[in-house]
RNA sequence: CCCCUCGUAGCUUAGUGGUUAAAGCGUCUGGCUGUAGCCCGGAAGAUCCCCAGUUCGACUCUGGGCGAGGGGA
Numbered sequence: 001c002c003c004c005u006c007g008u009a010g011c012u013u014a015g016u017g018g019u020u021a022a023a024g025c026g027u028c029u030g031g032c033u034g035u036a037g038c039c040c041g042g043a044a045g046a047u048c049c050c051c052a053g054u055u056c057g058a059c060u061c062u063g064g065g066c067g068a069g070g071g072g073a
Base pairs, nucleotide, nucleotide: 001072002071003070004069005068006067007066010025011024012023013022018056027043028042029041030040031039049065050064051063052062053061
């Protein structure tokens, strides 16, 4: 320098044009228990890396940028 993949909650991921962005773990809280854990219920938490474009409508498609990983020279 070139090519490919990826960027969504604290962490790991799902969602790939149209509803309110979903789940597990974690956190908080109620129940249970002598206490804690296990188990059961509930809650908070992401304007989806940034900017622009396409579209009636973008987390999703296109372009550029930034970052992470891999391959090539």